Molecule: transfer RNA
Organism: Candidatus Magasanikbacteria bacterium RIFCSPHIGHO2_01_FULL_33_34
RNA sequence: GCUCGCAUAGCUCAGAGGUUAGAGCACAACGCUUAUAACGUUGGGGUCGAUGGUUCAAUUCCAUCUGCGAGCA
Numbered sequence: 001g002c003u004c005g006c007a008u009a010g011c012u013c014a015g016a017g018g019u020u021a022g023a024g025c026a027c028a029a030c031g032c033u034u035a036u037a038a039c040g041u042u043g044g045g046g047u048c049g050a051u052g053g054u055u056c057a058a059u060u061c062c063a064u065c066u067g068c069g070a071g072c073a
Base pairs, nucleotide, nucleotide: 001072002071003070004069005068006067007066010025011024012023013022018056027043028042029041030040031039049065050064051063052062053061
C1' cells in the first nucleotide's frame, strides 16, 4: 500500500429496519446466615465509536473518517 472483519453497560457478548435496547459476569441494597461465601429478590449503570446519507421510521442498510484485529504484498 491492497483486501477483509470488528466497534452495543465496568468486562464478555446478543440484538441485523418498528413498539421501553437485552443477557451473563461484575457493582449496590435487601432476604437467608453467628458471620462470610453460595443462593434468592430488587436496583443502579448505555449520547449503540464519529459525521453524513437512504427511509414514515436506523443500534440495524449505505458512504466517509477514527480505533482495533486478520490476511496479502